A computed fold for a 354-nucleotide part of an RNA from a metagenome, annotated as small-subunit ribosomal RNA, central domain. Its Rfam family is "Bacterial small subunit ribosomal RNA".
[in-house]
Context: one part of a larger RNA
RNA sequence: UUGGGCCUAAAGCGUCCGUAGCCGGUUUGAUAAAUCUUUUGUGAAAUUGUCGUGCUUAACAUGACAGCGUGCAAAAGACACUAUCAGACUUGGAACUGGGAGGAGUCAGAGGUAUUCUGGGGGGAGCGGUAAAAUGUUAUAAUCCUCAGAGGACCACCUGUGGCGAAGGCGUCUGACUAGAACAGCUUCGACGGUGAGGGACGAAAGCUAGGGGAGCAAAACGGAUUAGAUACCCGAGUAGUCCUAGCUGUAAACGCUGCGAGCAAGGUGUUGCAUAUCCUCCGUGGAUGUGCAGUAUCGAAACGAAGGUGUUAAGCUCGCCGCCUGGGAAGUAUAGUCGCAAGACCGAAACUU
Numbered sequence: 001u002u003g004g005g006c007c008u009a010a011a012g013c014g015u016c017c018g019u020a021g022c023c024g025g026u027u028u029g030a031u032a033a034a035u036c037u038u039u040u041g042u043g044a045a046a047u048u049g050u051c052g053u054g055c056u057u058a059a060c061a062u063g064a065c066a067g068c069g070u071g072c073a074a075a076a077g078a079c080a081c082u083a084u085c086a087g088a089c090u091u092g093g094a095a096c097u098g099g100g101a102g103g104a105g106u107c108a109g110a111g112g113u114a115u116u117c118u119g120g121g122g123g124g125a126g127c128g129g130u131a132a133a134a135u136g137u138u139a140u141a142a143u144c145c146u147c148a149g150a151g152g153a154c155c156a157c158c159u160g161u162g163g164c165g166a167a168g169g170c171g172u173c174u175g176a177c178u179a180g181a182a183c184a185g186c187u188u189c190g191a192c193g194g195u196g197a198g199g200g201a202c203g204a205a206a207g208c209u210a211g212g213g214g215a216g217c218a219a220a221a222c223g224g225a226u227u228a229g230a231u232a233c234c235c236g237a238g239u240a241g242u243c244c245u246a247g248c249u250g251u252a253a254a255c256g257c258u259g260c261g262a263g264c265a266a267g268g269u270g271u272u273g274c275a276u277a278u279c280c281u282c283c284g285u286g287g288a289u290g291u292g293c294a295g296u297a298u299c300g301a302a303a304c305g306a307a308g309g310u311g312u313u314a315a316g317c318u319c320g321c322c323g324c325c326u327g328g329g330a331a332g333u334a335u336a337g338u339c340g341c342a343a344g345a346c347c348g349a350a351a352c353u354u
Stems, first nucleotide, its partner, number of pairs: 004325003007308002012322001014202004021195003025089007033082001035078008048066007092192001093189003096185003104178007111155002116150007126137002163170002207248006216242002222236003259321006267299014303310002327354003337346003
């Protein structure tokens, strides 16, 4: 046990690369492993069926025939699919060429406003803060105005259901180096591909180690309020941290709560990139309209769905491969193991209870 599921009910690894494995485009020939057909041998007895026989009958026993034995071995044949070998092809894939797009990454240099602090000048009583206050700050001259300097962090407007990246993520400008994607060409190779157990790499914030740095902000700790209390919300001040360099950690509501790849199957509208046709043009890296491809949004037919909804970017119709789920709690706990400096991470139960 007619072949369940994974957006929201339990369930998609945070993401990618890739080993084994599994799966794999069109076509020709060969082989005949696999597959299929036929034949032969073998496939114990009992059991089962039919017809008899023997116990008075039956159960039971027994004879013949049939059936079962679904398998194995050998021989002969078939060649569509799978496989193997040899050859060919171009649609998948890769490479090349071309002009464009981009907050993609690394390193270096430059810049901008603001906050804070310091110094000079002006000025002379409050400032600050709140719902209201107080703590705080100020005649050792504050707040405020102005000039100059120091230092660290950040990058307003542009900014856009806009872009780029595998994800995390990425936003001032310039340069160097590196990588990827789209479009066009139909130039080259010719299935070189898909997925991916183990494995490897990357991986926000916080945290850790060592050394720097420290303007603003700000866990902790402190003070003032509020309150019945206030270990909070509000206010003042404030250390780790936030920043940089070199390592570690490896987790997030790491979310589209939706694994990756491929094919098929109505459309409408916006937007980004490239190409292209027509028109306009101040002739430019210009504009408008349409078309093709690729991305990104929104509405929606069919279909699907328990519904919400999804709907060519599917959660539709199919195929390939991986991961994961099996009532709630105990529990992401205990134990063992591996990793980590630690914090902890990964793997991961049961008793018991309901």
The RNAcentral record of the full RNA draws on SILVA.
Its mean pLDDT, the model's own confidence on a scale to 100, is 87.